[in-house]
A computed fold for a 97-nucleotide RNA from a Pseudomonadota bacterium, annotated as c-di-GMP-I riboswitch aptamer.
RNA sequence: CGCUGUCAAGGGCAAACCCGCCGAAAGGCGGGGACGCAAAACCUCCGGUCUACAGGAACCCGAUUCUUCGGGUUCCGACGAUAGCGGGGUCGCCGGC
Numbered sequence: 001c002g003c004u005g006u007c008a009a010g011g012g013c014a015a016a017c018c019c020g021c022c023g024a025a026a027g028g029c030g031g032g033g034a035c036g037c038a039a040a041a042c043c044u045c046c047g048g049u050c051u052a053c054a055g056g057a058a059c060c061c062g063a064u065u066c067u068u069c070g071g072g073u074u075c076c077g078a079c080g081a082u083a084g085c086g087g088g089g090u091c092g093c094c095g096g097c
Stems, first nucleotide, its partner, number of pairs: 002097004012037002017032006035084001041090003045087003048082003055076009
């Protein structure tokens, strides 16, 4: 340097769930807790998935200065989220070959 994680040592991280805080939500952060993880370290570049605030559309209802306003339902909607969905990029501990 390349391949590799069957085995060893020291360790590391922490799913669900519970509590608190943030967020419209998805979800995130902190504490507890361990399902798992050899990159479960970091980065949304690509695809997937989740959510649907703003905004838009249709329909219904109400008001109105008569062309606008308010409310409700449904749909669209990523600029949000997921790196513990996959690919890719960056950095990296230990062992084996």
The organism belongs to Pseudomonadota, within Bacteria.